RNAcentral holds the full RNA, with entries from ENA and SILVA.
Small-subunit ribosomal RNA, 3' major domain from an uncultured bacterium, 468 nucleotides, folded computationally.
Context: one part of a larger RNA
Formats: sequence, structure tokens, C1' cells
RNA sequence: UGACGGGGGCCCGCACAAGCGGAGGAACAUGUGGUUUAAUUCGAUGAUACGCGAGGAACCUUACCCGGGAUUGAAAUGUAGAUGACCGCUCCUGAAAGGGAGUUUUCCUUCGGGACAUCUAUGUAGGUGCUGCAUGGUUGUCGUCAGCUCGUGCCGUGAGGUGUCGGCUUAAGUGCCAUAACGAGCGCAACCCCUGUCAUCAGUUGCCAUCAUUAAGUUGGGCACUCUGAUGAGACUGCCGGUGACAAACCGGAGGAAGGUGGGGAUGACGUCAAGUCCUCAUGGCCCUUAUGACCAGGGCUUCACACGUCAUACAAUGGUCGGUACAGAGGGUAGCCAAGCCGCGAGGCGGAGCCAAUCCCAGAAAACCGAUCGUAGUCCGGAUUGCACUCUGCAACUCGAGUGCAUGAAGUCGGAAUCGCUGGUAAUCGCAGGUCAGCAUACUGCGGUGAAUACGUUCCCGGGUCU
Repeated sequence: UGACGGGGGCCCGCACAAGCGGAGGAACAUGUGGUUUAAUUCGAUGAUACGCGAGGAACCUUACCCGGGAUUGAAAUGUAGAUGACCGCUCCUGAAAGGGAGUUUUCCUUCGGGACAUCUAUGUAGGUGCUGCAUGGUUGUCGUCAGCUCGUGCCGUGAGGUGUCGGCUUAAGUGCCAUAACGAGCGCAACCCCUGUCAUCAGUUGCCAUCAUUAAGUUGGGCACUCUGAUGAGACUGCCGGUGACAAACCGGAGGAAGGUGGGGAUGACGUCAAGUCCUCAUGGCCCUUAUGACCAGGGCUUCACACGUCAUACAAUGGUCGGUACAGAGGGUAGCCAAGCCGCGAGGCGGAGCCAAUCCCAGAAAACCGAUCGUAGUCCGGAUUGCACUCUGCAACUCGAGUGCAUGAAGUCGGAAUCGCUGGUAAUCGCAGGUCAGCAUACUGCGGUGAAUACGUUCCCGGGUCU
């Protein structure tokens, strides 16, 4: 000077408390450990690994295993030599790659040659091989916590201190006052984006108050309203009262769409963990070079006594089933989205209109509401598992895809110890869309619908800040 303390003071955070809903019990999905295997490729391992890299393993991917054949090589470039082709097509072998045979035959030219391609030789390529404890870049975490420092001056023999401490205050090293300090930088805040109100401009593909019209904003008409999207206004403790030190500020109020950071997002200081990543990429060193590189076929990454994490579904009546009826937002679409109509119980098929989209399509929102039924049962709850018959994608669904119909109808009656999330349009609950993608979503990323309870407080648990 730090760090630490079952030392102290002050303060904060869904940290506890007060509440609501979970997970831990069931069966399923998925990841991991273990086990198994020819291989079950590799990495990630307290918080900060485990629906993580992977934002989508049938082949490919693919890095792993078995087998097959090739060696300047799958792709790059230089030099030298040879050929004029190479590619393609046909035949044989083969699981394919590959191998063998046949056929076919260039362009420019100053006629020296050049371009291109193949073969041979060579310099080299190649490596998802090792080291993240050699590294760059990038990421997690403490933590969106309020801290971390510097110049000059002053103090100290010096390491260092002061400033940055103290009082009040703040979400904040935020500010005010005081002060051997005076200033400054990185952080905080603000500037950025979305959202909440209004105005102006603009009015099609959007909208419809008035007028006419229709089955329908459909059409004439209009741009007031909604909306869209560009520019502005608006909130600043600005105003009033009280408290305070006359300060900073705090409490209450007015006006206002909004009030004290309005609500969300982006933004992550100096550093810590030799934290993660050499399998994104880049890169030092080491290693392989007829193989640790490259190609192909099949298999594996999908095993299964078990253990753990994270989800989705339930155990029902605030519910299940049937019928009727209503209301979103945000997205995506040409190798695409696919309407009407017809066929099929259905998955789907036929069909072909429109749309490069405020125009057309995906597209029916679902909970909700109105009626009927079930009557507390392992049930008209629950849907695992299994059988049969099908659909779709794709060269191909055996290992190993998704979906449909009929049948089957496990466990499960609210979950031990211990444990997790959440303070408001939040939790809970309900559906929708997108990326990935031929196909495959209970995951992820977004979107809206319905919409709570509780917070006395800081003694205690956990983490953090500050002074001592």
C1' cells in the first nucleotide's frame, strides 16, 4: 500500500423479509457425466460448463471408425521439359471414388512465340495435428458496481500520502460546503435508437366524418380522422409552499400526455480470474509429408443399468370435449409466398389468379365471450408407448425425419431435504412470426392479447461500495 476478519460505523442490490409462480417427484424433449463401442469427433466444467460452440448430424455437414483405391496432390503459385489438346461421349471392372480401353479435337500471331489445358520433374502445397501457460483478435465475469488514475504543488529519509478525506446530498467520485491543495483524464450523466403527447408538411397501395353508391371503402369523391414518415415543440426541479446551512438537495403541490434518470434499449472505466477460444480467423514454436494431408462408399456423432442440469406436457371443473362468435402486433415471400375453386375424414393433392408487396399471399390468432355436456372417477383428466394404414420432403427416411387417420391408453391425484425467478403492463398465462432450413423446433430471437399479489422494514443469509 493492498487483501482478509465468525472487528466496528454508514450505504446499496429480488440479498433477505412480504407475496406470486416454479424446478426438485411422473413420463417426454434436449445437453452433460458415466457406461458401451470399431467409432460413439472435438471443445466448454462452481458462481462465469451442462436447449452451451451447434442459428437446425439421414447423405453432405463431419473433424471420428471400418473398407477401397490415388500421391505436385481436392484448391494456390513459380521454374524446366514434353504434348496439342483438355473437357466431353461410349465400353469394361467397381458400392463409389478410382483404374483400363476407345472416340473426339483449340485460339491469337509480327511465325520468334504467346494464351489455355494435360503429363513429368522440382521449389512447395496441405494439416479441424500439439501448445489459449508463447500470442493477436474476440468473449464471459466481478458489474452498469462507482470507481480507476494523472500533471504541478505540498508532506514524508523512503515505500508512499495528499488531491479521492470530513459534513450534508445523490442512482452515481452526482453535487454543495469545508479543506495544502489547484486542476485534468478514463468512467457516471448527457449526446444515439425505440416508445408515450401535440403541431407542421406529405396523402398511395393507407383512412372514411360529410354526400352519392355497393354484397364488401367496393366505386365516385374527400385527406377531416386513423395511420405512415420527415421536420419541429415538449420536462428544465422551470413554478409555488415547507425542510435544510442562506448551499446542494429532499418532501408536498400546481399545471401537464408525461415529474423529478418518464419507460425500455444500445453503451461495460483501470483491472481480476496465466478465465474461454490455436475447431471462426490470424499467428510464433514443435510435429506429419505415398500421410496426422486429399477422395469415395458404408457406419458413427442418435448406444443405455444409471446420475445431474435446462425445458415442454400434465396430474384436472378457474377444467376437458362439442357448437357458435370476436379482437392483435411484429415479421417473411421469385429456385419464393401461394388465393379462389375442386377432391380427400385428415396430413395433403389438383389447380392456377395475384404479388419483387402499406396493394397479393403466408394468415384461421389463441386464451377470452355465449350455449351444451361431463360430475370427482385414474375419469369424456393425462397423453407416453405400441400396432396397422397413409402423406410430404429428398438420389435415398432400415440404422436415423416430420406429419395424418384408426386402434392402444404407461406413469402421474401437486411432489422430501435443499433450491430458483420476479417490484408493473412486471410475474403468471395465451397464441403469432422469424432466422437456421430440401425436410425436421418443446430450443433460440422477437411480437402482441389477458393481466395480478406484495414490499413493515434492514436484525439476519449472499454479493458489493465507502471510512476506520
Its mean pLDDT, the model's own confidence on a scale to 100, is 85.